[in-house]
Record summary
Two RNAs folded together computationally: RNase P RNA and transfer RNA, 502 nucleotides in total. It holds a member of the Rfam family "Bacterial RNase P class A". By type it is a ribozyme. Gene Ontology terms of the family: dimeric ribonuclease P complex, tRNA processing and ribonuclease P activity.

């Protein structure tokens, strides 16, 4: 100087002015008071994600929250935390030369299932080409002999062709068998390399390597790692396929919920209870025996509802429940002191925890947190006398009960640690 | 603010337990039939399965995460 990796931080600043929300104080007015309103002063007023609502808590309510099944979530180990699908540290695997990064990372040797197309064969596999052996046959080639023909030479002999028989680790085809080394298909084809062996081959056998299972030893809290021995090469992939195992989970959500005020019609429809005993009633009838009606308690069965899927159990009730209709869209609380922020010390590799000190830091309800001006800082463009001058620009987004995380969006900038490459010393 | 659902051709919808080139009806284009139009018959085009990533040999389908659209939830008696 270049290319990167990891972590942390900022998200314009200062002043003036106008305005808005909240809190406090003062004054005035209204009001019996509580309190409210105008004005003035002071203080204070968005985020790293306030977002998505994806997880987990706090908090509140639900005629209790029990059991079993179902359902859902999580899934290497140890630790942290109120809790988690989060964080830290470690193990293993994958990627990168490296700093480092990523991993839904329990179990397919519990069961069931899936694997299109291609391919001979796709799940305790198969035999297409190939390689090899054998029997018999056909063709061809080769060897030899017999016969015939041709033609050369003076003869013997030699040459060529045809035919029959014959010989062969010969070749081709067909058949039977062996084999899985090699080829080929596929995402995936039942270890790799070398050797022995064989007709050819093969974990058939051997050596080394790799993987798996069992067992033992050592290290580690553990995941796991290292090593010895034995076994045999048989056991491939998918669980973000069903499923199995372990752990966890009651439901709803601040429009939860509590109180006050105002107002309408405590309205209509649907569903659905009966029996018995006892008691009460200045309720009714009465022939005074009793009967009817209403209410309460108990028992039995039944009905309805809740237990936000089902069963049991439990609880509630002659109502509840469902539907339609009516009224109000007002106030107070919940609602901001909290698993709070900051600094220092201590424990721990770290996440985090403990102690001390100090601080109080938005609470709106159709929703405040803004506009303008000046200067400074940053970026871009233009001009230039290199001192500057002029113009323009500043992301993603915006609290709504609250907290811890995750994820997603984001102009520009700062700091720290580390890696690789080139050059120089 | 909170809870829930949906997204496949121009429109309305299918698409099972992941499988080869994602279908149907209407619409559209072309051809035939007709004097012409409609009807009818035949042929055809038209799809980033809302977007991105992951699991898998393989994703419209399974998982994660964004985007868009829609629905419901107030208090009183």
């Nucleotide at each position: 100087c270049g290319a990167g990796u990891g972590g942390g931080c900022c998200g314009g600043g200062u002043g003036g002015u106008c305005g808005c929300g909240u809190g406090g104080c003062g004054c005035a007015c209204a009001c019996u008071c509580c309190u409210g309103u105008u004005c003035g002063c002071c203080a204070u007023g968005a985020g790293g994600a306030a977002a998505g609502u994806c997880c987990g808590g706090a908090c509140u309510c639900c005629a209790c929250a029990g059991a079993g099944c179902a359902c859902g979530a999580u899934g290497c180990u140890g630790g942290g935390c109120a809790a988690c699908a989060c964080c830290c540290a470690g193990g293993c695997g994958a990627g990168g030369c490296g700093a480092c990064u990523c991993g839904a990372c329990g179990g397919c040797a519990a069961g069931u299932g899936c694997a299109a197309c291609a391919g001979a064969g796709a799940g305790c596999a198969g035999g297409u080409c190939g390689c090899c052996g054998c029997c018999a046959c056909g063709g061809u080639c080769c060897u030899g002999u017999g016969c015939c023909c041709c033609g050369c030479c003076g003869u013997a002999g030699g040459g060529g062709g045809g035919u029959a028989c014959u010989u062969g680790u010969g070749c081709c085809g067909c058949g039977c068998g062996g084999u899985a080394a090699g080829a080929g298909u596929g995402a995936a084809a039942c270890g790799g390399u070398g050797g022995u062996g064989u007709a050819a081959g093969a974990g058939a056998c051997c050596a080394c390597c790799g993987g798996c299972g069992g067992u033992c030893c050592a290290g580690g809290u553990g995941a796991c790692u290292g090593g010895g021995c034995c076994g045999g090469c048989c056991a491939g992939g998918c669980a973000a396929a069903c499923c199995c195992c372990a752990u966890c989970g009651g439901g709803a959500g601040c429009a939860a919920g509590a109180c006050c005020a105002a107002g309408c019609a405590a309205g209509a429809g649907g569903u659905a209870g009966a029996u018995g005993a006892c008691g009460u009633g200045c309720g009714g009838u009465u022939u005074c025996g009793a009967c009817c009606c209403a209410c309460g308690u108990c028992c039995u069965c039944g009905c309805g509802g809740g237990u936000u899927g089902c069963u049991c159990g439990c609880c509630c009730g002659u109502c509840u429940c469902c539907u339609c209709g009516g009224g109000u869209a007002g106030g107070u609380c919940g609602c901001c002191u909290g698993a709070g922020a900051c600094a220092c010390c201590g424990a721990g590799c770290a996440a985090u925890c403990g102690g001390u000190g100090c601080c109080c830091u938005a609470g709106a309800u159709a929703g405040a947190u803004g506009g303008c001006c000046a200067c400074c800082a940053c970026c871009u463009c233009g001009c230039c006398a290199c001192g500057g001058c002029g113009a323009g620009g500043g992301a993603c987004a915006g609290a709504a009960u609250u907290c811890g995380g995750c994820u997603u969006a984001c102009a520009g900038g700062c700091c720290c640690a580390c890696u690789c490459a080139u050059c120089c010393c | 603010g909170g809870g829930c659902g949906c997204g496949u051709a121009g429109c309305u919808c299918a698409g099972c337990u992941g499988g080869u080139u994602a279908g149907a009806g209407c619409g559209c284009a072309c051809g035939g039939u007709u004097c012409a139009c409609a009807u009818c018959c035949g042929u055809g085009a038209g799809g980033u399965c809302g977007a991105g990533g992951g699991u898998u040999c393989g994703a419209g389908u399974c998982c994660c995460c964004c985007c868009g659209c829609g629905c419901c939830c107030a208090c009183c008696a």